[in-house]
């Protein structure tokens, strides 16, 4: 740089108090065990690989290499639009090449 993102998909052991990227302001989420960590076990299908032939696009499958498994990226912020907690887009993060 692109590209996605209201979908999906959790148990068990470590350990002990914070945690939802930062900031702030709401909401959640946690000693009926958070965050981290290990194990297993799933989702997804970006890259890969196959169907498949020159090559490219689409589709189709697997699942090698990431990546995820509370809520929309948790909601708001900035602009635009509405003026009713509705809708769009940017920035910032995130992941993937």
């Nucleotide at each position: 740089u692109u590209a996605u993102a209201a979908a999906g998909a959790a148990g068990a052991g470590g350990c002990g108090a914070g945690a939802g990227a930062u900031c702030a302001g709401g909401c959640u989420c946690u000693g009926u065990g958070a965050a981290c960590c290990u194990c297993u076990g799933g989702c997804a299908a970006c890259c890969u690989u196959c169907c498949a032939a020159a090559c490219c696009a689409a589709g189709g499958a697997a699942a090698g290499g990431u990546g995820c498994c509370a809520a929309u990226a948790c909601c708001u912020g900035c602009c635009c639009a509405a003026u009713a907690u509705a809708g769009g887009g940017a920035a910032c993060g995130a992941u993937a090449a």
The prediction has a mean pLDDT of 82. Predicted 3D model of a 97-nucleotide RNA (SAM riboswitch aptamer (S box leader)) from uncultured Cyclobacterium sp. Its Rfam family is "SAM riboswitch aptamer (S box leader)". Rfam 15.1 lists 9,625 matches to the family in 4,158 species. RNAcentral holds the sequence, with entries from MGnify. The model forms 97% of the base pairs in the Rfam consensus.